[in-house]
Molecule: transfer RNA
Organism: Bacteroidaceae bacterium
RNA sequence: GCCCCGAUGGCGGAAUUGGCAGACGCGUGGGUCUCAAACACCCAUAUCGAAAGAUGUGCCGGUUCGAUCCCGGCUCGGGGCA
Numbered sequence: 001g002c003c004c005c006g007a008u009g010g011c012g013g014a015a016u017u018g019g020c021a022g023a024c025g026c027g028u029g030g031g032u033c034u035c036a037a038a039c040a041c042c043c044a045u046a047u048c049g050a051a052a053g054a055u056g057u058g059c060c061g062g063u064u065c066g067a068u069c070c071c072g073g074c075u076c077g078g079g080g081c082a
Stems, first nucleotide, its partner, number of pairs: 001081007010026003019065001027045006046055003058074005
C1' cells in the first nucleotide's frame, strides 16, 4: 500500500431483504418477603430538560417519506496479502 471483518446504554449482546432502537442476560437502585440476611419475585435503570419535548447505534457527509441497516470519506480495533 491493497483486501476482509468489527465499533449499538455501566458491561456482554440482539435488532441487518430500510419501517416502534436498545430485546435478552449481567450489574446497579427501590420495593415485597425475613428477626436480619441470602434466595425468589415486582418496578426502575441512554443524554438534555421543571415539563412538553428534543437528541442518541465510532465520526463527517449523501440517498430516502423514513437509515443501526444502503452509498462516499475518515478514525480506532482485529485478521489476511505484498